[in-house]
RNA sequence: GCAGUUAUGGCCGAGUGGUUAAGGCGCCGCGUUGAGGUCGCGGUCCGCAAGGGCGCAGGUUCGAGUCCUGCUAACUGCA
Numbered sequence: 001g002c003a004g005u006u007a008u009g010g011c012c013g014a015g016u017g018g019u020u021a022a023g024g025c026g027c028c029g030c031g032u033u034g035a036g037g038u039c040g041c042g043g044u045c046c047g048c049a050a051g052g053g054c055g056c057a058g059g060u061u062c063g064a065g066u067c068c069u070g071c072u073a074a075c076u077g078c079a
């Protein structure tokens, strides 16, 4: 330099162009306990809210995490 794969919350990780970005871990609160663990319930990106948010920037579309283009980074292969 060329080709391919990948990028989603503190971490892991789902997600047919249309329903709420699922679920788990961790963390916080409450219940339970003499206390802790286990277990159960609730919460856990930003915002008072309306809304916004999927590596960054554009595009297509009535509608994009998902399709297209460029860029960045990681990994793999080729040279």
Base pairs, nucleotide, nucleotide: 001078002077003076004075005074006073007072010025011024012023018062026044027043028042029041030040031039045052046051055071056070057069058068059067
Molecule: transfer RNA
Organism: archaeon